This is a predicted structure of a 264-nucleotide part of an RNA (large-subunit ribosomal RNA, domain VI) from an uncultured Clostridia bacterium. Its mean pLDDT, the model's own confidence on a scale to 100, is 89.
[in-house]
Context: one part of a larger RNA
RNA sequence: CGUAGGAAAAUUGAAGGGAGCUAUCCUUAGUACGAGAGGACCGGGAUGGACCUACCUCUGGUCUAACUGUUGUAACGCCAGUUGCAGUGCAGUGUAGCUAUGUAGGGAAUGGAUAACCGCUGAAAGCAUCUAAGCGGGAAGCCAACCUUGAGAUGAGUUUUCCCAUAAUUUAUUUAGUAAGAUCCGUUGAAGACUACAACGUUGAUAGGCUGGAGAUGUAAGCAUGGUGACAUGUUGAGUUGACCAGUACUAAUAGAUCGAGGA
Numbered sequence: 001c002g003u004a005g006g007a008a009a010a011u012u013g014a015a016g017g018g019a020g021c022u023a024u025c026c027u028u029a030g031u032a033c034g035a036g037a038g039g040a041c042c043g044g045g046a047u048g049g050a051c052c053u054a055c056c057u058c059u060g061g062u063c064u065a066a067c068u069g070u071u072g073u074a075a076c077g078c079c080a081g082u083u084g085c086a087g088u089g090c091a092g093u094g095u096a097g098c099u100a101u102g103u104a105g106g107g108a109a110u111g112g113a114u115a116a117c118c119g120c121u122g123a124a125a126g127c128a129u130c131u132a133a134g135c136g137g138g139a140a141g142c143c144a145a146c147c148u149u150g151a152g153a154u155g156a157g158u159u160u161u162c163c164c165a166u167a168a169u170u171u172a173u174u175u176a177g178u179a180a181g182a183u184c185c186g187u188u189g190a191a192g193a194c195u196a197c198a199a200c201g202u203u204g205a206u207a208g209g210c211u212g213g214a215g216a217u218g219u220a221a222g223c224a225u226g227g228u229g230a231c232a233u234g235u236u237g238a239g240u241u242g243a244c245c246a247g248u249a250c251u252a253a254u255a256g257a258u259c260g261a262g263g264a
Stems, first nucleotide, its partner, number of pairs: 001152001005163007015149004021049007033038001051106005059100004066093005071086006110144003117137004164263001166176003169172001181259004185201005206252003209248005215241003222235005
């Protein structure tokens, strides 16, 4: 821009894309078959491999704004306590998130038309013949089925709901202000390069803060007691705490602006 008014939702499915794998074991059954050796079809069940998808409860990994220990050095006047720098200084743990080696799930079943091939009936050609007319069976393959995109499918589909019959003039497929609605703007997000998408904007829990909790770390500082002292013990599972879960309007989402039909 189109889809002959303007919107918000829900859909149909033309046409695409993806997937499609396979092994072993048990049973049927040591049966059919076979002199024996050996050893099934068909059917039923179990467990795997590789591949794919989703997820983070578990097992692990990572986790540079979490906690702790510690070395050197500098600063805060000193002690104590902290902080900066040294690859995050080094080291030990580690939430959310992201992850695989972790956890789930998938290939199927089914129907249709067929290939090679196997047939029925059957003439041409009194026989024979699956074929010439006619009718069956038959594959991991084909078409559906499963997952997914999808009306720019210009052949532009369908359904539901909402909005309405203003003004101006140069009378036009005009312009202006509006309706439903939408956008800008703002607070943001397990959404994201930007955009888009999704949530919210005081009739408010959208983010931050605060409070409480979970989880993490692992017994803070100060004080007291004991020890000459290093230190230990008590107060104390203390203190601290990024992302997690709630509550709470304290802060910021204020205010405002723009677009948007009149139905040839």
About this RNA
Its Rfam family is "Bacterial large subunit ribosomal RNA".